[in-house]
């Protein structure tokens, strides 16, 4: 650098319960859809939410300092063949 068959491992989607959060979502336990980096990091883009803030015809609309690493790109590290 790379991933055809392995070997020994690893992680853990949806869902359920509990907790946190305005929400998106996160954490723990159960549970396995899948993953050769589904290990770690928000630097870039995308997507999600909209509390605060702004506007409003009071119906709502806009907005990321929030979230997503299992949406990509990028950076760092890594078992075995």
């Nucleotide at each position: 650098a790379c991933g055809u068959g392995a070997a020994g491992a690893g992680c853990a989607a949806a869902c359920u319960c509990g907790c946190c959060g305005a929400a998106a979502g996160g954490c723990g336990a159960g549970g396995g859809c899948g993953c050769a980096a589904a290990g770690c990091c928000u630097c870039c883009g995308g997507u999600c939410u909209a509390a605060c803030g702004g506007c409003u015809u009071c119906g709502g609309c806009c907005c990321a300092g929030g979230a997503u690493a299992g949406c990509g790109g990028g950076g760092c590290u890594a078992c075995c063949a």